A computed fold for an 87-nucleotide RNA from Gallionellaceae bacterium UBA2239, annotated as c-di-GMP-I riboswitch aptamer.
RNA sequence: AUCUGCAAAAGGCUACUCCGUGCGAAAGGCGGAGACGCAAAGUUCCGGUCUAACAAGCGGCGGCUUCACGAUCGAGGAAUUGCCGGA
Repeated sequence: AUCUGCAAAAGGCUACUCCGUGCGAAAGGCGGAGACGCAAAGUUCCGGUCUAACAAGCGGCGGCUUCACGAUCGAGGAAUUGCCGGA
């Protein structure tokens, strides 16, 4: 350097649930507890999914529909970085 793997070791992340939250329109985020699980359950891009504030259209004027510049991805694809082991 390339391929490969999780038996082990050192670590890492954290499903779900609960609590808190003058963060947010919401989706969701953040913090704490906890650990189902994960060899990338690190990051980025594509793409999926969720919400729909703003905007547009409609309205019987309660609202309804569309839409991401918002969010998330432990569906998927690609790129890239990383610990240890084996060849």
It was read from a public genome assembly, where an Rfam model found it. Of the family's consensus pairs, 95% are formed in the model. Model confidence (mean pLDDT): 82 of 100. Rfam family: c-di-GMP-I riboswitch aptamer. Its family is annotated with cyclic-di-GMP binding in the Gene Ontology.